[in-house]
RNA sequence: GACAAUGAUAGAGGCGCGGCGCGCAUGAGUAGACCUCCGGCAUGGGAGCAGGAUCUCCCGGAGGACGGAAAGGGCCCGCCGCCGAAGCGGAAUGCGCCUCCUGCGGCGCGUUCUGCUGGGCCGGUCGAGAAUAUCUGCCGGACUGUCACGUAUGUGGAGCGCUAUCAUUGGC
Numbered sequence: 001g002a003c004a005a006u007g008a009u010a011g012a013g014g015c016g017c018g019g020c021g022c023g024c025a026u027g028a029g030u031a032g033a034c035c036u037c038c039g040g041c042a043u044g045g046g047a048g049c050a051g052g053a054u055c056u057c058c059c060g061g062a063g064g065a066c067g068g069a070a071a072g073g074g075c076c077c078g079c080c081g082c083c084g085a086a087g088c089g090g091a092a093u094g095c096g097c098c099u100c101c102u103g104c105g106g107c108g109c110g111u112u113c114u115g116c117u118g119g120g121c122c123g124g125u126c127g128a129g130a131a132u133a134u135c136u137g138c139c140g141g142a143c144u145g146u147c148a149c150g151u152a153u154g155u156g157g158a159g160c161g162c163u164a165u166c167a168u169u170g171g172c
Stems, first nucleotide, its partner, number of pairs: 001172001003170009014083001016082006023075002032066001034064007044057004048104006086117013118144002121141005127135002146157004
């Protein structure tokens, strides 16, 4: 001096990621309460299901005249934190809500373990969703960053990656 391994620190990718806030549309002329009609039920009906308790008097549909929301989901902008950022799936489990208790189920928020994904974009498709929005998975496509191989067109890999600096160790 170059190389390799390990560790630490810094950094790059770009329609990059997440959180919060404002705004916007959607939700929706829906929900709601009133009236009418039709249907349902009687130790009955309703509050997710079963049993029990409590409360209540109805439940479902259609029409009329009023009334005008909200949540979940999404988009834009701004601010903040970031570059396994983070997202999604599976298993277990805690808390909250669904009138109360027990069991189950659903929804939401966490924790632990685990699997997949370099990144966003476009198209198809199953599912979720009120949805033609949007999102997960799968399939396909081009693009982009990165590394490896190759003279090159190109091909292939994965973030457990890549770049830089420093430290230690190793052999040359």